[in-house]
């Protein structure tokens, strides 16, 4: 210098003008509003809602089944499907990265097409082999047929039941032997363990799929802040009462009796409306007076009660918080000390614009250096233009996943050149 | 905000590991029939939401995303 790997960080800055949410103060209006001032106001993912918790309500003796999830081992943690370390397998020259990584040697199931045969101690189409029969030839051989042996060669397939060499055989074959590979069992070694490696035994050779049913181990009660708690207009419901009186409409209405019967006299009855006084209540200024209004018995615009709608308050912002230092630990993480941090709306506020600067890219001009020419390359300066992403809190927290213009820092690897 | 469900030709759908070209209906296009249109008959084109994984093999099973729909005051 080039190409990479890993980890961490930033993700525009400052100022002016206009504007928005929350809280506080003051002023005006007086229940909500307006104006001013001050403080404060998004993220690394606030996202997806994929996991795990806190919190709240409901349910609940205990255990099991069913269902769902997780799945090498150890540790961390409030917990996790997360993180750290280790093992094994795979990829890369390497730094390093990836892995749903228990069990198919418990049972059941599946495997299209092709192929003779597809999982059963399977398969005979071609081939190989000897036997018998027939024909040709006549030492041996060739052709055809029949019933067999064989899984070595060929062929099909994603997959054909270990590999090499030998013995053996008519031809062959773990049929047998040696070595190699795998598997299982036993013993002992290292390690907390996963696992690794050693020795002996067994021809045992057992295929794939569990993101097929299933088996084993562990975990899981259900719902979710629109959870839940408190207050509570209005409407509807239930309950409660000191006390009504007089007059008018009007001897009008209804019923009875009597008479001189289109009318009149007398007795009895309950209801309506209105007025006055009283009583109860509300309002007008806190009280009295006064005034106004409502009700006065099936009592209300009265009082009380229970549930509770609209609505309001809360849950709800200082927390499993961040940063720095020290200590323990390989690390994740934990402990101690110091220090810092106050959006909390409720249909949802963080924005717009201008100027300067920063970064990247493109074009023009100037300068310097190199190459052989009007050209090319590199660096620097100046001016101008463009771009600055993904995205948007809604109970909170720990993770994972996904999106993200551009840039910075640290460590490491490989290669080239020079010393 | 919280919790669920779905995605296959232009439309409605079948198929839930293997068949030939993912099948069918309506629609579209072409042809036959008819004087012409309709109806009818024949033929054709046309799809598994995207990416990754498991598997010999994925529309189907698993994961991540995208889009759509529904419920809760």
């Nucleotide at each position: 210098c080039a190409a990479g790997c890993u980890g961490g960080c930033c993700g525009g800055g400052c100022g002016g003008u206009c504007g928005c949410g929350g809280c506080g103060c003051c002023g005006c209006g007086a229940u909500u509003g307006c104006a001013g001032c001050g403080c404060u106001g998004a993220g690394g993912a606030a996202a997806g809602u994929c996991c795990g918790c806190a919190c709240u309500c409901c349910a609940a003796a205990g255990a099991g089944c069913a269902c769902g999830g997780u799945g090498c081992c150890g540790g961390c943690u409030a917990a996790c499907g997360g993180c750290c370390g280790g093992g094994c397998g795979g990829g890369g020259c390497g730094a390093c990265c990836c892995g749903a990584c228990g069990g198919c040697a418990a049972g059941u199931g599946c495997a299209a097409c092709a192929g003779a045969g597809a999982a059963g101690c399977a398969u005979a189409g071609u081939g190989c082999c000897g036997g018998c029969c027939g024909g040709a030839g006549a030492u041996u051989u060739c052709c055809g047929g029949c019933a067999g042996g064989u899984g070595a060669g060929g062929g099909u397939g994603a997959a054909a039941c270990g590999g090499u060499g030998g013995u053996g055989u008519a031809a062959g074959a773990g049929a047998c032997c040696a070595c190699c590979g795998g598997c299982g069992g036993c013993g002992g070694c290292a390690g907390u363990a996963a696992u690794g490696g050693c020795g002996c035994c067994g021809g045992c050779c057992a295929g794939g799929c569990a993101a097929a049913c299933c088996c084993c181990a562990c975990c899981g009660g259900g719902a979710g802040c629109a959870a839940g708690g408190c207050c509570a207009a209005g409407c509807a419901g239930g309950a409660u009462a000191u006390a009504g009186a007089u007059c008018g409409u009007a001897c009008g209405c209804c019923g009875g009796u009597c008479c001189u019967c289109g009318g009149g006299a007398u007795c009895g009855g309950g209801a309506a409306c209105g007025a006055u006084c009283g009583c109860g209540g509300a309002g007008c200024u806190g009280c009295u007076c006064g005034c106004u209004c409502c009700g006065u018995u099936u009592a209300a615009c009265a009082u009380c009660c229970g549930g509770g709608u609209a609505g309001g308050c809360u849950g709800c912002a200082a927390g499993a918080g961040g940063c720095u230092g020290c200590c323990a630990g390989u690390a994740a993480u934990g402990g101690c000390a110091g220090u810092c941090c106050a959006a909390g709306a409720g249909a949802g506020a963080u924005g717009a614009u201008c100027g300067c600067c920063a970064u990247a890219c493109g074009a023009g001009c100037c300068g310097u250096g190199g190459g052989a020419a009007u050209c090319c390359c590199a660096c620097g300066g100046u001016c101008u233009g463009u771009a600055u992403a993904c995205a948007g809190a809604a109970u909170g927290c720990g993770g994972c996943u996904u999106a993200u213009a551009g840039g910075c820092c640290a460590g490491c690897u490989u290669g080239a050149u020079a010393g | 905000g919280c919790c669920c469900c779905c995605a296959u030709c232009g439309u409605c759908u079948a198929g839930g590991g293997g068949a030939c070209c993912a099948g069918g209906a309506c629609g579209u296009a072409g042809g036959c029939c008819u004087u012409u249109c309709a109806a009818g008959c024949c033929u054709a084109a046309a799809a598994c939401c995207g990416g990754g994984g498991u598997u010999c093999g994925a529309a189907u099973c698993c994961c991540c995303g995208u889009g759509g729909g529904g419920g809760c005051a």

Two RNAs folded together computationally: RNase P RNA and transfer RNA, 492 nucleotides in total.
The coordinates come from a structure-prediction model, not an experiment, and the mean pLDDT is 77.
Rfam match: Bacterial RNase P class A. Gene Ontology terms of the family: dimeric ribonuclease P complex, ribonuclease P activity and tRNA processing.